[in-house]
About this RNA:
Predicted 3D model of a 75-nucleotide RNA (transfer RNA) from a Candidatus Omnitrophota bacterium. It was read from a public genome assembly. It matches the Rfam family "tRNA". Its mean pLDDT, the model's own confidence on a scale to 100, is 81.
């Protein structure tokens, strides 16, 4: 330099290909409550995310473009 892949709650991840049925779901963690002599376990609830910008569209996490960051292949 060229090409390919990836970016979503604190962490891991589903959803993206096929736009709407999704106030973005789940597990763990954290917090509160219940249970328990206490802790743990268990149960209930809460908390919390689409990398940034632009475009297309009635409607975008999803499609298109650019940028940023990470990983890889070739030279």
């Nucleotide at each position: 330099g060229u090409c390919c892949c990836c970016a979503u709650c604190g962490u891991c991840u589903a959803g993206c290909c096929u736009g709407g049925c999704c106030u973005a779901g789940g597990a763990c963690a954290u917090c509160a409550g219940a249970u328990u002599u206490u802790c743990a376990u268990u149960c209930u609830g809460a908390c919390g995310a689409c990398u940034g910008g632009g475009g297309u569209u009635c409607g975008a996490a999803u499609c298109c473009c650019c940028a940023u960051g990470g990983g890889g292949a070739c030279g």